Transfer RNA from Candidatus Falkowbacteria bacterium RIFOXYC2_FULL_48_21, 74 nucleotides, folded computationally. Model confidence (mean pLDDT): 81 of 100. Taxonomically the source falls in Candidatus Falkowiibacteriota (Bacteria, Bacteria candidate phyla). It matches the Rfam family "tRNA". Rfam's curators write: Transfer RNA (tRNA) molecules are approximately 80 nucleotides in length. The family's RNA type in Rfam is transfer RNA. It was read from a public genome assembly.
Formats: sequence, structure tokens, C1' cells
RNA sequence: GGGCCUGUAGCUUAGUUUGGUAGAGCGCCUCCAUGGCAUGGAGGAGGUCGUCGGUUCGAGUCCGAUCAGGUCCA
Repeated sequence: GGGCCUGUAGCUUAGUUUGGUAGAGCGCCUCCAUGGCAUGGAGGAGGUCGUCGGUUCGAGUCCGAUCAGGUCCA
């Protein structure tokens, strides 16, 4: 220098096939049960999907560029 893969909540991740407005587990906060802890139950907060731009009525999903990590070739 070139090819390919990955990037979504604090962590691990689903969702991409077929564009329809983002979910789960753990963790965190509040409340209830207990004298208290553990545990169980109920509720809640937390994301603008690596970044920028484009297509579209509408983009996590399609297109281009770019950044980071991994891998292969040179």
C1' cells in the first nucleotide's frame, strides 16, 4: 500500500436476509417483603446504532468517504 471482517445502553449482544421509526440478559436507581444482609417481587432511568455525507416519505439496515480494532496478501 491492497483485500476481507467487526463497531448498537456501563458490559455481553439480537435486530441487517425483506428499509417502517431499537429490544434482551447482567449491571444501576426507587419501592415492597426481612430486625438487617442475601434472595424474591413491582416499577424506572440509560442508545439518536464508530464519524461525516448521500439516496428515500422514512435508514441500525442501502450507497460513498473516513476513523478504530482484527485478519490475510505484498